The prediction has a mean pLDDT of 85. Predicted 3D model of a 1496-nucleotide RNA (small-subunit ribosomal RNA) from an uncultured bacterium. Rfam family: Bacterial small subunit ribosomal RNA.
RNA sequence: CCGCUGCAGAGUUUGAUCCUGGCUCAGGAUGAACGCUGGCGGCGUGCAUAACACAUUCAAGUCGAACGAAGCACUUCGACGGAAGCCUUCGGGCGGAAGUUGAUUUGACUUAGUGGCGGACGGGUGAGUAACGCGUGAGCAACCUUCCUGCCUGUGAGGGAUAACACAGGGAAACUUGUGCUAAUACCGCAUGACGCAUGGACAUCGCAUGGUGAUCAUGCCAAAGAUAUAUUGCAGGCAGAUGGGCUCGCGUCUGAUUAGAUAGUAGGUGAGGUAACGGCUCGCCUAGUCGACGAUCAGUAGCCGGACUGAGAGGUUGAACGGCCACAUUGGAACUGAGAUACGGUCCAGACUCCUACGGGAGGCAGCAGUGGGGAAUAUUGGGCAAUGGGCGAAAGCCUGACCCAGCGACGCCGCGUGAGGGAAGAAGGUCUUCGGAUUGUAAACCUCUUUCAGCAAGGAAGAAGGAAGUGACGGUACUUGCAGAAGAAGCCACGGCUAACUACGUGCCAGCAGCCGCGGUAAUACGUAGGUGGCGAGCGUUAUCCGGAAUUACUGGGUGUAAAGGGUGUGUAGGCGGGGCGCCAAGUCAGAUGUGAAAAUUACGGGCUCAACCCGUAACCUGCGUCUGAAACUGGUGCUCUUGAGAGUGGGAGAGGUAAACGGAAUUCCUGGUGUAGCGGUGAAAUGCGUAGAUAUCAGGAGGAACACCGGUGGCGAAGGCGGUUUACUGGACCACAACUGACGCUGAGACACGAAAGCGUGGGGAGCAAACAGGAUUAGAUACCCUGGUAGUCCACGCUGUAAACGAUGAAUGCUAGGUGUAGGGGUCGAAGGACUUCUAUGCCGCAGUUAACACAAUAAGCAUUCCACCUGGGGAGUACGGCCGCAAGGUUGAAACUCAAAGGAAUUGACGGGAGCCCGCACAAGCAGUGGAGUAUGUGGUUUAAUUCGACGCAACGCGAAGAACCUUACCAGAGCUUGACAUCCACGGGAGGCGACGUAAUGGUUGCUGUGCCCUUCGGGGAACCGUGAGACAGGUGGUGCAUGGUUGUCGUCAGCUCGUGUCGUGAGAUGUUGGGUUAAGUCCCGCAACGAGCGCAACCCUUAUGUUUAGUUGCUACGGAAAGAGAACUCUAAACAGACUGCCGUUGACAAAACGGAGGAAGGUGGGGACGACGUCAAAUCAUCAUGCCCCUUACGCCCUGGGCUACACACGUACUACAAUGGCGCAAACAAAGGGAAGCGAGGCCGCGAGGCGGAGCAAAUCCCAUAAAAGGCGUCCCAGUUCGGAUUGCAGGCUGCAACCCGCCUGUAUGAAGUUGGAAUUGCUAGUAAUCGCGGAUCAGCAUGCCGCGGUGAAUACGUUCCCGGGCUUUGUACACACCGCCCGUCAAACCAUGAAAGUUGGGAACACCCGAAGCCUGUGAGCUAACCGCAAGGAGGCAGCAGUCGAAGGUGGGUUCAAUGAUUGGGGUUAAGUCGUAACAAGGUAA
Repeated sequence: CCGCUGCAGAGUUUGAUCCUGGCUCAGGAUGAACGCUGGCGGCGUGCAUAACACAUUCAAGUCGAACGAAGCACUUCGACGGAAGCCUUCGGGCGGAAGUUGAUUUGACUUAGUGGCGGACGGGUGAGUAACGCGUGAGCAACCUUCCUGCCUGUGAGGGAUAACACAGGGAAACUUGUGCUAAUACCGCAUGACGCAUGGACAUCGCAUGGUGAUCAUGCCAAAGAUAUAUUGCAGGCAGAUGGGCUCGCGUCUGAUUAGAUAGUAGGUGAGGUAACGGCUCGCCUAGUCGACGAUCAGUAGCCGGACUGAGAGGUUGAACGGCCACAUUGGAACUGAGAUACGGUCCAGACUCCUACGGGAGGCAGCAGUGGGGAAUAUUGGGCAAUGGGCGAAAGCCUGACCCAGCGACGCCGCGUGAGGGAAGAAGGUCUUCGGAUUGUAAACCUCUUUCAGCAAGGAAGAAGGAAGUGACGGUACUUGCAGAAGAAGCCACGGCUAACUACGUGCCAGCAGCCGCGGUAAUACGUAGGUGGCGAGCGUUAUCCGGAAUUACUGGGUGUAAAGGGUGUGUAGGCGGGGCGCCAAGUCAGAUGUGAAAAUUACGGGCUCAACCCGUAACCUGCGUCUGAAACUGGUGCUCUUGAGAGUGGGAGAGGUAAACGGAAUUCCUGGUGUAGCGGUGAAAUGCGUAGAUAUCAGGAGGAACACCGGUGGCGAAGGCGGUUUACUGGACCACAACUGACGCUGAGACACGAAAGCGUGGGGAGCAAACAGGAUUAGAUACCCUGGUAGUCCACGCUGUAAACGAUGAAUGCUAGGUGUAGGGGUCGAAGGACUUCUAUGCCGCAGUUAACACAAUAAGCAUUCCACCUGGGGAGUACGGCCGCAAGGUUGAAACUCAAAGGAAUUGACGGGAGCCCGCACAAGCAGUGGAGUAUGUGGUUUAAUUCGACGCAACGCGAAGAACCUUACCAGAGCUUGACAUCCACGGGAGGCGACGUAAUGGUUGCUGUGCCCUUCGGGGAACCGUGAGACAGGUGGUGCAUGGUUGUCGUCAGCUCGUGUCGUGAGAUGUUGGGUUAAGUCCCGCAACGAGCGCAACCCUUAUGUUUAGUUGCUACGGAAAGAGAACUCUAAACAGACUGCCGUUGACAAAACGGAGGAAGGUGGGGACGACGUCAAAUCAUCAUGCCCCUUACGCCCUGGGCUACACACGUACUACAAUGGCGCAAACAAAGGGAAGCGAGGCCGCGAGGCGGAGCAAAUCCCAUAAAAGGCGUCCCAGUUCGGAUUGCAGGCUGCAACCCGCCUGUAUGAAGUUGGAAUUGCUAGUAAUCGCGGAUCAGCAUGCCGCGGUGAAUACGUUCCCGGGCUUUGUACACACCGCCCGUCAAACCAUGAAAGUUGGGAACACCCGAAGCCUGUGAGCUAACCGCAAGGAGGCAGCAGUCGAAGGUGGGUUCAAUGAUUGGGGUUAAGUCGUAACAAGGUAA
């Protein structure tokens, strides 16, 4: 440089943010299972559970060319036999078949037995095994190897038996005994024999050691088998090879230390034995070792690997199928045979089980292939074939082969194909939704034109078969090819709130249900159920389970520990880890090259073969590892020499509450004695308990005793930490500075270990003044086992010993180096200087601060920065620092330290709010200063409550309660009772009919009902009629509802609050929420203005603009005003007034203060002075505030009633409670007489004058007036005169009687007024509480709306007309800043513990039950070995006797199962008991969060 490969996140803690941290999801995979569904084919794959038990068949035989024998067939020869046929004299003869039998020959004939080879392979399973078992790499100089290959040599000559067989026995059977015969490639001697083996000797050579190899000499020892088509092939000895095994070693190979010590053949030696071979493998003797923190032993779990899954990788998980190794074959033990076994389909014994039995005794082993039962969520056919591949035997043909090749079953997996394609809008019908218009399903269907894969039928039809030819195919008439018919036979599953692609309707109503996490469901559910629609995948789709991933959430790659989980309480120091400069050597690590190995399959790449793919084949890469050889020498390591800067030592100094011991001192508290002295002291928020007349407290003097050391004293000093404080002495540790002439890396850290280690506590003995757990009493309190007070014991003190923990904190391990500064303090040194002092250096200890770091806060040379080394510790919250076990402790307890279960969070830092019995500043009739009240009385009115047939409904702290209601006798009216109506009292549409409307009568409680009389209008007209309006009847659409929901809403309103706030754009700061602006200094009524400022501007609010009022000018002049006039008419425009315009006030001017500002204060002028007074006007928002009963409105509900109409009743009730008012309680007054002055309004179904009547309310009457004209309409208080004389009154007027008036259809329930009579409570109002700062409060009257009538209410109007404000400590409300917070539904918040209830898991527990691993002893099968072997005995020796050798038998060691025993360990269970967890509305309190009300 090129190429290849190649890492994704999301949801969930909060009001929001960043971080930490867990939980969850999206992906891939599976020997899977389950649910719904299911067309075809190819290739694979299929008991994971009971190594549970198994019926039945099959799975290992073969060789006659090893052998005898038997049989069969054949050849030949006999014997018996005598058929057909022929001849016949019918007497018979010839003939010789079948058959029987004997001998013989042959057959590549069959085979029970002897013999050989093979049954140790192939096939199954994974129980055991934590091991040289497996993997990998070495080694054997310590070994074996049938069959196979090569080479050398030999194969001579003999012998004795024995199966089969025969006979005779036993037994039910299995089987077995005796006698007799016989063969061999069966068995046994002999001969021969070396390049073999053994022993001894000597030589050469090689090796890391033991030792090996090769010549060589001597001695000893050992072999054989034949068969046969005569081609061959066996057999024996030896040497090699190959193959297969055996043994040894290095490295690797799960978890637990709550398993820390294990081990007697154990470790080694020596000598024997044994083995194919080494070896304590076994035995005798000797020694006392050996293993272990680099994890022995023990316990648990597990076959190991190639590989597989996942992953970017590193890793993690896994070990089905295929391949390699191991182990096992009903459980345990044992050997035999053999080349090979301690033998799956062999043997023996023991145990369990099953079967047969004649009860005497026997038989068996599917973890081979099928198959059965069982277990289980779950896993197939009692199939075909040896055609292929491979195996055994055989010379071969061949036989055998559930190995294998095939087929069958299962969507179990992977891969491929199909279920049709093109056209087709009236956008059909149907479905769903709908704003009723439509939209959607949807080119989808129908319909038209095509095609035929697959399946179906039919025809043809393989390769797979092989190096002579022929023959040989289970699969299979299969694959494949062709033809035929017809869209014909073939689509489901899941999801649709976010993550996550996909939405509506109905039903349901915290129910039913969903749910992976967050979470949905309480009447408008895209989250439940159904439907329509949509999305995804598709012969599958979902669910469950498990593994990896995401998870950097165990972090090697690749994390952390101040506050989130996490630094050991501190030091000394062992092992271990790490370690300064220079030179040389070595080459263990390291690096490079070469080489061996790393099986195949798998994986990847490239090719190739099945139509493609899956699948299969070939080549290459890879296999990251281990071994060997060679090289390099920088680094690490080793070694040698050397150096001084790390470290240490030395000399000289000064500092210090460093430690231990002893001695001494003064002040103070308490106590004792004495004096003085008298009634209290003490204590608290206030008190009381307590002390005191027996003399306290106070005060003076003296004494006793214990403890602690004021001032100095200081983020000063010392120490490793804990900690250390009067003075002196003795002993003693450490640090610092200076010097540079000593040693020469001696260093750092430090698991275990050891030592120290506050307070409290414990033991023994002292001591005890003060203080003070426990305890007692007094208070406080609802309670008060507390806080406060009075007492008071352990303890605190000393000595010795134990305990070993703390928020043992800098919440910050130790060491080293490096990385801007500034400024203090403590100790030492240096330079300059006369000195004060200046500069500089080392150490220690603080603060500020840059870079950097950090989630932020913060840290910042004393790092939390940049690096290195070592140790400790963390991995979600709770359960829990708990349980069990171990160790320690006298105990208390400490240390080590889990799990079940449960939650989706727990947490850190910072932000904005809100809140605080936090702080600061400021404002307000908030307090204070005042005036008048309310709360007491009577009455009015509203509310609650109660009552009622009904007492209609709403409003409920402020911000409901003289509120909706500006006016309930009927009406209103919504309520109740009763009587009625049903297309309706009201709207629209249709049909029919009609004289619309008006006036009566009957009847009724009234409406309804019945009925009479009168009487026609408008438009068009062809005069018939039609139309509009109206009435009646009828049918249905519909009307109607003051029925529900103000928590579905609009609109309107209240409130904080006329408080000064609330925001935005751009910029800047911060990772971010956010901040800044808007904070600060002043000032203001004000976020008003000024100044400053990383802000600069802007908006909604404030203010102003609007109305009114106060002054003036101008204009205008009737109904007002003025003058004249008797009046009308007329005149005037000066005044009052009216009503329009304008002027005026702006801190504008002066002075002082202030920052040269804003502004404040004072003054002038002015009618008015600092927003002149008043009103309207209400920011962003808060309260799910109020209102569905003003109105409107979604949804729900009623429809002969929850609608409508009528009469009567009720809303007016009355033990009581509250709010708001009126009238009073009197002399600042009541009453009487005479007599002044307003403003603002209203008036036609109205106001109503003068006049007359009535005591009066009022009546009669009617002038005037649609109003500056007339009327309501005399204002009242005040002022004048008179009277009353402090009383329940000449106060007060309630209540009631009587008599009247007015309105109205009607005053009984239930109106107002008048006259007269009656004359209640009440003598200024408890706790508490309201309004008001000037034309205000207080007080006085007048008017209006509503309204027929009804006003103490409401809305207005004017008259008279005060007091007080020092001031902001306190109460209430508000604004700004700041602080704390565990609150955010925001303190009416949050939240803790006991108790009570339910459920769950768990600890302890007298015990009980079962299992495991060992141990000790007893018994001792089979069997090997040893001994014996007087019994038996073919081969050899011997003439024989006999011997050698062998066998049975017997004995012994070892020895499985079994028995007994005491411990140990694991599990289950257990009355009772302990705590823990969870659970919408239980009990008691209030511990914590704010100063949480006693800081925690």